Description: Bacterial large signal recognition particle RNA from a bacterium, 264 nucleotides, folded computationally. The model forms 93% of the base pairs in the Rfam consensus. The coordinates come from a structure-prediction model, not an experiment, and the mean pLDDT is 75. A source record names the gene ffs.

[in-house]
RNA sequence: UCGUGCUACACGGGGAACUAGCGAUACCCUGAGCCUGCAAUCGCUAUAGCAGGGUGGACAGCCUACCGUGAGGCAUAACAAGUUAUGAUGAGCAUCUAUGUAUAAUUGAUGAAAAUCAGGUCUGAUGCGGCGAAAACUAGUGAACCUUGUCAGGGCGGGAACGCAGCAGCAAUAAGCUAUAAUUUUUGGGUGUUAUCAGGUUACCAGAUUGGAGAUUAUCUUAAAUGUUACAUAUAAUGAGUUGUGUCGAAGUGUAGGGCACGA
Numbered sequence: 001u002c003g004u005g006c007u008a009c010a011c012g013g014g015g016a017a018c019u020a021g022c023g024a025u026a027c028c029c030u031g032a033g034c035c036u037g038c039a040a041u042c043g044c045u046a047u048a049g050c051a052g053g054g055u056g057g058a059c060a061g062c063c064u065a066c067c068g069u070g071a072g073g074c075a076u077a078a079c080a081a082g083u084u085a086u087g088a089u090g091a092g093c094a095u096c097u098a099u100g101u102a103u104a105a106u107u108g109a110u111g112a113a114a115a116u117c118a119g120g121u122c123u124g125a126u127g128c129g130g131c132g133a134a135a136a137c138u139a140g141u142g143a144a145c146c147u148u149g150u151c152a153g154g155g156c157g158g159g160a161a162c163g164c165a166g167c168a169g170c171a172a173u174a175a176g177c178u179a180u181a182a183u184u185u186u187u188g189g190g191u192g193u194u195a196u197c198a199g200g201u202u203a204c205c206a207g208a209u210u211g212g213a214g215a216u217u218a219u220c221u222u223a224a225a226u227g228u229u230a231c232a233u234a235u236a237a238u239g240a241g242u243u244g245u246g247u248c249g250a251a252g253u254g255u256a257g258g259g260c261a262c263g264a
Base pairs, nucleotide, nucleotide: 001264002263003262004261005260006259009056010055011054012030013029014028015027020045021044022043023042034053035052036051037050038049062258063257064256065255066254072248073247074246075245076244077243078242079241082238083237084236085235086234088233089232090231091229092228093227094226095225097223098222100220102219103218104217105216106215107214114210115209116208117207119205120204121203122199123198124197125196126195127194128192129191131188132187133186134185135184136183138179139178140177141176147172148171149170150169155164156163157162
């Protein structure tokens, strides 16, 4: 120096979190990256999952040191789009009250505002009428006996004359039932172009007297108050994201070094 065979070692790593610590499950980043079984209130102990296989293997997919580079994560500070809340301020809007040589429309000498009188619609009461209901009245019917009158026949009393009670029948009635009109009494109502009295004056309609020119509605000016918030400001909270600093840090590039045995 070459060949053969072994072995160390490797077969993912990192971040945050958890943990005494390590690894793993679950989450995130990266992407060359074995298989099977066991465990999940998980398995281990600084050699830090356990067991069994497989591949690579000392020219390196391994280990060490250095250079360059740096995905991504975590912490922190500042700046921060935006979001939410607060009528706190401005401003806007709305409402109410006033204001004015304001504007427009409507109405007004066929008489405004105002005042007075007496009314209707409304409420209550009392009457009258009308409608309805019931009862009475009128007519008819109506009692085997427990209603009346007359009582045939028959019965009883009597020597007789006569008398007594009394069924049926007839008649008249009680209770009840039926019926049309009028009348009387009681009673009812979303009854009536009804009458009287009292009440009421927010609203509507209409009349008379006084009065003698405005009244009503809407908009606008000005002032204050109240309410409200699409906008802006302010305050408070939150905050994607950007930058700085610190920290951890994969993969990948380069340089140097790196085990044993046998044979030639």